This is a predicted structure of a 73-nucleotide RNA (transfer RNA) from uncultured Oscillochloris sp. The organism belongs to Oscillochloris, within Bacteria. It matches the Rfam family "tRNA". It is annotated as a transfer RNA. Clan: tRNA clan. It was read from a public genome assembly. Its mean pLDDT, the model's own confidence on a scale to 100, is 82.
RNA sequence: GGGUGCAUAGCUCAGUUGGGAGAGCGCGACAAUCGCACUGUCGAGGUCCGGGGUUCAAAUCCCCGUGCAUCCA
Numbered sequence: 001g002g003g004u005g006c007a008u009a010g011c012u013c014a015g016u017u018g019g020g021a022g023a024g025c026g027c028g029a030c031a032a033u034c035g036c037a038c039u040g041u042c043g044a045g046g047u048c049c050g051g052g053g054u055u056c057a058a059a060u061c062c063c064c065g066u067g068c069a070u071c072c073a
Base pairs, nucleotide, nucleotide: 001072002071003070004069005068006067007066010025011024012023013022019056027043028042029041030040031039049065050064051063052062053061
């Protein structure tokens, strides 16, 4: 320098039919217990990497950029 893949909650990730933003763990409150842990219920937490485009509508499609991983040279 070129090819491919990835970027979504604090962490690990799902979400490819374009229309609801989600799960587990973690965190907070409550219940239960003499108390802790386990368990149950409820809740908080998001610029879907950045910019632009297409569309009635974009995490999702297209273009450019950034970062990471990997392959080739």